RNA sequence: CUGACUGUGGUGUAGCCUGGUCAACAUACGUGCGUUGGAAGCACGGGAGCGCUGGUUCAAAUCCAGCCAGUCAGA
Repeated sequence: CUGACUGUGGUGUAGCCUGGUCAACAUACGUGCGUUGGAAGCACGGGAGCGCUGGUUCAAAUCCAGCCAGUCAGA
C1' cells in the first nucleotide's frame, strides 16, 4: 500500500442477508426471599439506541458512501 472480516449494556453473543411493536439471551451487578451465617436456587430491578460522520427512506443496529480502530491474508 491492497483485499477480506469484525466493531451492539460491565463481559460474551444474537438481531443485519429480507428496514417496521422506542434492541433480545447468558453472565456479572443491586434489592428481596432463602440460611444459624453464607452459597446454591427463586422473584424483581437498573444498565447499550448499536465505532464515528454523512446519505437514501414515511421509517435505519439493518441499505449506501467516507473515515477510525482491531484481526487475518497478500505485496
Predicted 3D model of a 75-nucleotide RNA (transfer RNA) from a Candidatus Parcubacteria bacterium. Rfam family: tRNA. Its family is annotated with triplet codon-amino acid adaptor activity in the Gene Ontology. NCBI's taxonomy places the organism under Bacteria, Bacteria candidate phyla, Candidatus Parcubacteria. The coordinates come from a structure-prediction model, not an experiment, and the mean pLDDT is 84. It was read from a public genome assembly.